[in-house]
Context: one part of a larger RNA
């Protein structure tokens, strides 16, 4: 100068603490460890690995594994010969790669010679490798931590390392201000400029409105029509402690109030300072070095990443009467949609099926939102809670669903009565709890994960502890 202390001083944070809800029991679905395997490919391993790289492992993917195949090679370029002209169809052995044979067309310049593009043989320079090595890197990310911090330049003081500045006094969500001071300035961070969203104004209207007219329908903005409203898209406006009062060092700043749609960083999200972890990735990719070159490369069949005595992680369903089942009946948002989304209508108990109106989409569809409310049953039983597990019939996508989809319908109906130490989220439109959409993607093991709105809470006395941090000492 740091770091660290079961030293001390001041201070934050859902850190404790007050509240709600979980998790830790149970069944299942991921994912991981161990076990097993021809193989269970690889990597992530306290926080910061474990529903993570996987926003889609029947084949493909696929990097494993067994087998059957190729070697100038499944890709790239340049060259020397020689054949051939792009290509395209059949037949035959074969899992299939591949191997063998036939058929059909017959490139461009150029009288020709000859060149050139393209294909194959073959040599020759090479190609290829998701082998290794994140302890060699580059890029990227995570963590600490939206934490207040982490530095320079001159000067000054110290032999020097170094110190002031950055430390004091106040204040902040802030090294945010402000006042003091051998300092005096400045960077990177902080704020703020950007997005969303909360009020309101102006333009604009093939979405919205009988708001004021008219027409027409069982009905429906359907229709002429209109720029009022709703909402869409572009711009403005407004919030800045301005304002009025108490405290304060007539300061920064706080308390309390006006108006306000909103107050004191409105609420969100983008946005992460010098660094730490030789953190993490050579398997997104890019790279140095080493290391395979009839194979550690390349095609293909098949199996394998889906095993299962078993432990852990994260989640989803439940154990029930603020509940389950029937039957009526209302109200969202944000998305996606042309090898697509599919309406109305028929069929089927459903999954679905024929069928195809419209729509490249504020127009058409996806699309009936669910909790909600209204009525009815059920009566505390392992039950009309609960739905795993199994037979058995079918859908539907795909060459193809045996290992190994996913959905329906009949049957079966397991544990399960609120879950030990323990541990975990969250302070407001937040938690709980309803549902709805995306991306991936033929289908889908999605209960994940991003997203959307819809019903809507309880508590914070405190800061002593238990965890992290920041600052002085």
């Nucleotide at each position: 100068u740091g770091a660290c202390g079961g030293g001390g001083g001041c201070c934050c944070g859902c850190a404790c603490a007050a509240g709600c809800g979980g998790c830790g029991g149970a069944g299942c679905a991921u994912g991981c460890g161990g076990a097993u395997u021809a193989a269970u490919u690889c990597g992530a391993u306290g926080c910061g690995a474990c529903g993570c790289g996987a926003a889609g492992a029947a084949c493909c993917u696929u990097a494993c594994c067994a087998g059957g195949g190729c070697u100038u090679g499944a890709c790239a370029u340049g060259g020397g010969c020689c054949g051939g002209u792009c290509g395209u169809c059949c037949g035959c052995g074969g899992a299939g790669a591949c191997g063998c044979g036939g058929g059909c067309u017959c490139c461009c310049c150029u009288u020709g010679c000859g060149g050139g593009g393209c294909c194959g043989g073959u040599c020759c320079g090479c190609a290829g490798g998701u082998g290794g090595u994140g302890c060699a890197u580059g890029g990227u990310u995570g963590u600490c931590g939206u934490c207040a911090g982490c530095u320079c330049g001159u000067g000054u003081c110290g032999u020097g390392a170094g110190a002031u500045g950055u430390u004091g006094g106040g204040u902040u969500a802030a090294g945010u201000c402000c006042c003091g001071c051998a300092a005096c300035g400045a960077g990177c961070g902080c704020a703020a400029c950007c997005c969303c969203u909360g009020u309101c104004c102006c333009g604009u209207g093939u979405u919205g409105c009988c708001a004021g007219c008219a027409c027409g329908u069982c009905g429906u903005g359907g229709u002429g029509g209109g720029g009022a409203c709703u909402c869409g898209c572009g711009g403005g406006a407004g919030a800045c402690u301005g304002c009025c009062g108490g405290g304060g060092u007539c300061a920064a700043c706080u308390c309390g109030g006006a108006g306000g749609a909103g107050g004191g960083u409105g609420g969100g999200g983008a946005c992460g300072a010098c660094g730490u972890c030789a953190a993490a990735u050579c398997a997104u990719c890019a790279u140095g070095c080493c290391c395979c070159u009839u194979a550690u490369g390349u095609c293909c069949u098949g199996g394998g990443c889906u095993u299962c005595a078993c432990g852990c992680a994260u989640g989803c369903u439940a154990c029930a009467a603020u509940g389950g089942c029937c039957g009526g009946u209302a109200c969202a948002g944000a998305g996606g949609g042309u090898u697509g989304c599919g309406a109305u209508g028929c069929c089927g108990u459903g999954a679905g099926g024929c069928g195809g109106g419209g729509c490249g989409a504020a127009u058409c569809c996806c699309u009936u939102a669910a909790a909600g409310c209204c009525g009815g049953u059920c009566u505390c039983a392992g039950u009309u809670c609960g739905g795993a597990u199994c037979g058995g019939u079918g859908u539907c996508u795909g060459c193809a669903a045996c290992u190994c989809g996913a959905c329906a319908c009949c049957g079966u109906g397991a544990a399960g009565c609120u879950g030990g130490a323990g541990u975990c989220g969250c302070u407001a439109g937040u938690a709980a709890u309803c549902g709805c959409g995306g991306a991936u993607c033929a289908g889908c093991a999605a209960c994940g994960c991003c997203g959307c709105g819809g019903u809507g809470a309880a508590u914070a006395c405190g800061u002593u502890c238990u965890c992290g941090g920041g600052c002085c000492u």
This is a predicted structure of a 473-nucleotide part of an RNA (small-subunit ribosomal RNA, 3' major domain) from an uncultured bacterium. It matches the Rfam family "Bacterial small subunit ribosomal RNA". The RNAcentral record of the full RNA draws on ENA, Greengenes and SILVA.